[in-house]
RNA sequence: CGGGAAGAUCAGGCGAUCGCGGUGGGCUACGGCCCGCUGAGGAAAGUCCGCUCUCCAGAGGGCAGGGUGCUGGCUAACGGCCAGGCGGGGCGACUCGACGGCAAAGUGCCACAGAGAACAAAGUGCCAACGCAAGUUGGUGAGGGUGAAAAGGUGGUGUAAGAGACCACCAGCGCGGCUAGUGAUAGGUGCGGCUAGGCAAACCCCACCCGGAGCAAGGUCAAGCAGACGUGAGGGGCGGCCCGUCCCGUUUGAGCGUCGGGUAGACUGCUGGACGCGGCGAGUAAUCGACGCGCAAGAUAGAUGAUCGUCCAACGACAGAAAGCGGCUUAUCGAUCCUCCCGAUCG
RNA sequence: GGUGAUGUAGCUCAGCCGGCCAGAGCGCACGACUCAUAAUCGUGAGGUCACAAGUUCGAUCCUUGUCAUCACCA
Numbered sequence: 001c002g003g004g005a006a007g008a009u010c011a012g013g014c015g016a017u018c019g020c021g022g023u024g025g026g027c028u029a030c031g032g033c034c035c036g037c038u039g040a041g042g043a044a045a046g047u048c049c050g051c052u053c054u055c056c057a058g059a060g061g062g063c064a065g066g067g068u069g070c071u072g073g074c075u076a077a078c079g080g081c082c083a084g085g086c087g088g089g090g091c092g093a094c095u096c097g098a099c100g101g102c103a104a105a106g107u108g109c110c111a112c113a114g115a116g117a118a119c120a121a122a123g124u125g126c127c128a129a130c131g132c133a134a135g136u137u138g139g140u141g142a143g144g145g146u147g148a149a150a151a152g153g154u155g156g157u158g159u160a161a162g163a164g165a166c167c168a169c170c171a172g173c174g175c176g177g178c179u180a181g182u183g184a185u186a187g188g189u190g191c192g193g194c195u196a197g198g199c200a201a202a203c204c205c206c207a208c209c210c211g212g213a214g215c216a217a218g219g220u221c222a223a224g225c226a227g228a229c230g231u232g233a234g235g236g237g238c239g240g241c242c243c244g245u246c247c248c249g250u251u252u253g254a255g256c257g258u259c260g261g262g263u264a265g266a267c268u269g270c271u272g273g274a275c276g277c278g279g280c281g282a283g284u285a286a287u288c289g290a291c292g293c294g295c296a297a298g299a300u301a302g303a304u305g306a307u308c309g310u311c312c313a314a315c316g317a318c319a320g321a322a323a324g325c326g327g328c329u330u331a332u333c334g335a336u337c338c339u340c341c342c343g344a345u346c347g
Numbered sequence: 348g349g350u351g352a353u354g355u356a357g358c359u360c361a362g363c364c365g366g367c368c369a370g371a372g373c374g375c376a377c378g379a380c381u382c383a384u385a386a387u388c389g390u391g392a393g394g395u396c397a398c399a400a401g402u403u404c405g406a407u408c409c410u411u412g413u414c415a416u417c418a419c420c421a
Base pairs, nucleotide, nucleotide: 001343002342003341004340005339007337008336009335010334012311013310014309015308016307017306018305020039021038022037023036024035025034026033027032041318045329046328048327049326050325051324052323053214054213055212056211060243061242062241063240065210066209067208068207069206070084071083072082073081074080085099086097087096088095089094100205101204106203107202108199109198110197124143125140126139127138128137129136130135152170153169154168155167156166157165171195173192174191175190176189178187179186180185218268219267220266221265227259228258229257230256231255234248235247236246237245275294276293277292278291280289281288282287312316348420349419350418351417352416353415354414357373358372359371360370366404375391376390377389378388379387397413398412399411400410401409
């Protein structure tokens, strides 16, 4: 210098004028007016996970159903994060992985082609017998061919021809014990049978986890109203079912259906919290601990914008809160910083 | 704001346990019948199975992520 790989930060700045939400103060003729402070994001998004909170009974037992799936750790929790193992990719920095179990639980599927698709089978071929021959019968699973996938590979022994039928080496599997490691696992070792197809994002099995609903949850206050008819002994909490339990009702009629009437306002929940920033300590790290400083939107038809000037390489992307928080995923013009890898050149 | 469902031909919908499966009705085009039209009969065209990845030999179907539409909750 060129090409890459990880990570972090920013997301136009400044000034003037006008406008909007929240809030503090002042004035008022009660209509408003003036001054000050403050006002979106890294994803506020998708609502895909997890939790706080609230109600359903203080959330109980069982079944069903759902989720997760290598190991260890972190966390309030997670399908998240960190570290490691194994497997794939890359020369490398590094990166990707729904990564428990289909011989040793069971069941199912594998179209077409092909002889045969899973307790194997035989079209061609090879071999033997019979036959003049065509061919028939038997053996075989080595070769050819089909297919996404064909029942270990190479060499030899053996045989009529052959075959793990037998042997050596290699690959792979199961069991036992050894070494290292918390563990996943790795290394080497002994024995075994000689070979076991794929699919569990097929049913299923194993281990662990999960009660349901959602801030339009829920609570308080105010205002307003009118009941009628039919049905009826059970109905509901219990949002899949059963048990158990609780509440309402069967004389005073719960509940359901039809028609009709009223309201659609205010306050709260609501933003100070698993909060942010800074350095320090523990830890490989995620993270945790103590200390110091800070307070950073809260609307309810829903505010954060517009114009002008100027600066920058630049008309500046994706996009906008609605109970809150931790993640994941998706969208995103660009700019800057730090570390590392490969190649070339110079010293 | 929250919750749920759906997306297949121009329209309305099927498609079970992945292959044989991409179909049906209406509509459209052409032909037959008729003097002509309708009805009827026959033939035919028409598909990014919303989009993109993954699992599998193979995906409308299974899984994940986007997009769009519809419905419900004070």
Source information
This is a predicted complex of two RNAs, RNase P RNA and transfer RNA, with 421 nucleotides together. The prediction has a mean pLDDT of 78. It holds a member of the Rfam family "Bacterial RNase P class A". Rfam classes the family as a ribozyme.